Predicted 3D model of a 126-nucleotide RNA (SAM riboswitch aptamer (S box leader)). It was read from a public genome assembly, where an Rfam model found it. Its Rfam family is "SAM riboswitch aptamer (S box leader)". About the family: The SAM riboswitch is found upstream of a number of genes which code for proteins involved in methionine or cysteine biosynthesis in Gram-positive bacteria.
Parts: sequence; C1' cells; structure tokens
RNA sequence: CUCUUAUUGUGAGAAGGCGGAGGGACUGGCCCUAUGAUGCCCGGCAACCCUCGCAUCUGCUUAUUCGGAUGCGAAACGGUGCUAAAUCCUGCGUAUAGUUAUUUUUUGCUAUACGAGAAAUAAGAG
Repeated sequence: CUCUUAUUGUGAGAAGGCGGAGGGACUGGCCCUAUGAUGCCCGGCAACCCUCGCAUCUGCUUAUUCGGAUGCGAAACGGUGCUAAAUCCUGCGUAUAGUUAUUUUUUGCUAUACGAGAAAUAAGAG
C1' cells in the first nucleotide's frame, strides 16, 4: 500500500508542561485558533487485540481433561486507538413530505429515512 471483517450520535484537561501558526482527510459549507491552534510530553477515556471467568455448540476422546467457535461478563499489567462540534454537516442513489416557477410532468431547492461511496480505527491476510 491492497484485500476481508467489525465499529464509528457514549466517553475523555473550562485552568498541566514545551512550542509558536495554522487546523478540522478531500469537495462545497460551517467552524476552531495569539483568551495559543496543529504537534510532542504528561494526564484522561474507551475496551479492538491480549488476559481471566461463565454458558452453549463442536473436534479428538473412556472422560468433566485438551483444542476450536459463538455469546455474556470481569480486569486495565501489556499491543494499539481516541481525547472541539454526530465521521462537524455534505457529496451518489432511492423513497416520503414541503416549496419557487409552471397548465401538468420533469427539473431545482429544503427536510427526514434508508442504502451505497469516501474516511478513520482495530483484528486478520497478501
């Protein structure tokens, strides 16, 4: 970097230290920021992996042992992650409702719902 699976409306310094100009992936918006952003350290949050317990199923088996899968729960030493705003909103499609113009439909705009895409993170594979 690519692929697969899962998750993304919870939570985390209103006032820690360093440092000094941009940042929120991209588009269009809308925001944050010298009352100090982004970043680094510290602190914190969560619980994906790891660890432990219970239940169910399952392979070998004489077997309650051992192995595997799933679900629920505990813990927070370890591997990651996160710590403004719903992934800040949005983008493509469908449906519903409303609305301007119009004879009507289509189209446009707004809102809501669903799906897809994109992105981020974890675990696994290449």